[in-house]
Molecule: c-di-GMP-I riboswitch aptamer
Organism: Solirubrobacter deserti
This record gives sequence, structure tokens and C1' cells, in this order.
RNA sequence: GACGAAACAAGGCAACCCCGCCGUGAGGCGGGUUCGCAAAGCCAGAGGCCUUCUGUAGGUGAAGGCGGCUCAGCUACCGGC
Repeated sequence: GACGAAACAAGGCAACCCCGCCGUGAGGCGGGUUCGCAAAGCCAGAGGCCUUCUGUAGGUGAAGGCGGCUCAGCUACCGGC
């Protein structure tokens, strides 16, 4: 440097659901749970989806959300090359 998740070693994260809190909402935070994840670590750059306002036949525009939707960027354990 790129590759692999079959194994080895240390492990890590936490879907759905439930409870509490925040938010108009999408959703977020904390705890329980453990479907899954070789980056399910970070990040809203591009696309996509979702929410709110305006407005409409449809839309346009603006402000937000989703990183476990895809791609991209940065960083990283083990193993072998």
C1' cells in the first nucleotide's frame, strides 16, 4: 500500500421493539434488547428517500432529517501478500 473476514487475538457497534426526555415533524439522546455489521468508526460532498413552511392541478423555492439507502472522502484492530 492494497486485499480478506475462513480461521487466530482483543474486542467494538446495536436493527426492530419497550421506557424516559427533546422536537410541529422526519428524527435525536439515554437505558433495556440483540436483527445484523470487516469499518454498522467519523463525515451531509454527490445522489436518493423522509419532514416542515410557502404554494400549487402538478410544481418551484426555502429550512431541516436519515451515515444500518448508494457512491465518495478521512481514520483504524487482526491475518497473510